This is a predicted structure of a 470-nucleotide part of an RNA (small-subunit ribosomal RNA, 3' major domain) from an uncultured bacterium.
The full RNA is in RNAcentral, with records from ENA.
Its mean pLDDT, the model's own confidence on a scale to 100, is 86.
Context: one part of a larger RNA
RNA sequence: UGACGGGGCCCCGCACAAGCGGUGGAGCAUGUGGUUUAAUUCGACGCUACGCGAAGAACCUUACCAAGGCUUGACAUGGGCGUGACCGAUACAGAGAUGUAUCUUUCCUUCGGGACACGCCACACAGGUGGUGCAUGGUUGUCGUCAGCUCGUGUCGUGAGAUGUUGGGUUAAGUCCCGCAACGAGCGCAACCCCUAUUCUUAGUAGCCAGCGGGCAAAGCCGGGCACUCUAGGGAGACUGCCGUGGAUAACACGGAGGAAGGCGGGGAUGACGUCAAAUCAUCAUGCCCCUUACGUCUUGGGCUACACACGUGCUACAAUGGCUGCAACAAAGCGAGGCGAAUGGGCGACCAUAAGCAAAGCGCAAAAAAGCAGUCCCAGUUCGGAUUGCAGUCUGCAACUCGACUGCAUGAAGUUGGAAUCGCUAGUAAUCGCGAAUCAGCAUGUCGCGGUGAAUACGUUCCCGGGGC
Repeated sequence: UGACGGGGCCCCGCACAAGCGGUGGAGCAUGUGGUUUAAUUCGACGCUACGCGAAGAACCUUACCAAGGCUUGACAUGGGCGUGACCGAUACAGAGAUGUAUCUUUCCUUCGGGACACGCCACACAGGUGGUGCAUGGUUGUCGUCAGCUCGUGUCGUGAGAUGUUGGGUUAAGUCCCGCAACGAGCGCAACCCCUAUUCUUAGUAGCCAGCGGGCAAAGCCGGGCACUCUAGGGAGACUGCCGUGGAUAACACGGAGGAAGGCGGGGAUGACGUCAAAUCAUCAUGCCCCUUACGUCUUGGGCUACACACGUGCUACAAUGGCUGCAACAAAGCGAGGCGAAUGGGCGACCAUAAGCAAAGCGCAAAAAAGCAGUCCCAGUUCGGAUUGCAGUCUGCAACUCGACUGCAUGAAGUUGGAAUCGCUAGUAAUCGCGAAUCAGCAUGUCGCGGUGAAUACGUUCCCGGGGC
C1' cells in the first nucleotide's frame, strides 16, 4: 500500500423481511455424470458447466467405430511426358467408393506453338476437428451497469508512499454543493443513439370511412373524401421550469399546481482500470511439438438416440377458479417464390386433388387463445390425467429398422399438491393465455420475439448472501 477479520460506523441490491408462483415427489422431454459399448466423437464443471457450443445427429452433418479403397493425394502452386479433351450418357461388376467397356467431344494461332482440361511420372509439398488456451492473437464469461480506476504539476515524507479521491451534506452515481495544500485533467457515471407514452405539421395508397351519393343477400364494395385511425418524415413537449416548506442563502429533499407524461417518465443499446495462468488451438488466425501408404483422404453400414442408476433445466398434470360439447368476440409482431397457398371438392382426421391471388399496408400463412353465453359432468383415480402399448394410416425425404413428426381407433400407467432443502419476481411486473420467427426437406416441451387477461406485498435493515465508502 493492499487483502482479510465470527472488528466498529455509514450505505446499497428481490440480499433478507412482506407477498405471489414454482423446483425438490409423479410421467415425459432435454442436458450432464456414471455405467455399458467396436464406437457410444470433442469441448464446457461452484456462483460464471449441465434445453451450454448445437439457430434443429435418419444419410449428409460427423470430428467416433467396423469393413472396403487411395497414396503428390478430396484441396493449392510449380516441373516433365502424353492425350484432346473435360463434362456427360449407356451397359456390366460391386454395399458403395470405384473399376472396365462403348458412345459423344475444345478454343486461339504469326502453324513454331500457346490457352484449357484430363491422365501418368518424380519431387518440392499438400493435408491433420492431432497436442499444448499454462507459448499466443482475436473473441467471450464474471465480479458489475457495481461506482469506481488513474494521471500531470504542486506540496508533505529519508523512503515505500500520501495528498488530490479524505471531511459536512446530497445523489441512482467520485452526482452535485460547501469546506480543504492542493489546482487541474483522463477512463468510467450522466447526456448525445433507438423503441415507447402526448400533440402539431407534411403526405394519403395498397391504409382509413365521418359526412354526401350509389349498391346490397353481404362486404369501404363503387363514386368520392383524407376528417378520424394508421403509416413515416420533420417539429413541439419535461427543464425541479413555477408555487410552498425544510435545508447552510447551497446542492438537494418533500408537498402542490399545470400537464399525456414529474423529478433518471418506462424499456433497450452502451460494460472503466482490472480480477479469475477463467473459457475457447473444434469458428478463425497462430509459435512450438507430433503424424506423412497415415493421426491424411474416399465410401458403405453403424454410433453420437445405449440404460441397474444419480443430478440440473423444462413440459404435462394431479382437477369444479375445472373437464367436455355447442354458439360466438377482441391482438401484436413477423414470414412467404424450389415460397405462402385462399376458395371448391374428397377424407372422421393427419392430409389429398384441383387451383385463385400475392415478390405482398394489396394476396396468403391466420383459427388468435384464455375471456363471454348456453348445456352437461357431481368429487370418483372420475367425462381428472395422459404415459405406455397394439392396429390402421398421413407427410417429408434416395431412404423413417436401428432413429422423424403427425392422425384415427383401441389401451388408459404413475399422479389426490410433493421431505430436508431451494428458485424467480416490486407493475403492465409475477402469474396465466395464445401467436410468430430463426435453424430447417422433415423434426421444438428449447431459444429469441409478440401481444391478450392481469394481481399480492414491501413494517423495515436486526439477521443470511453479494457489493461500495471511512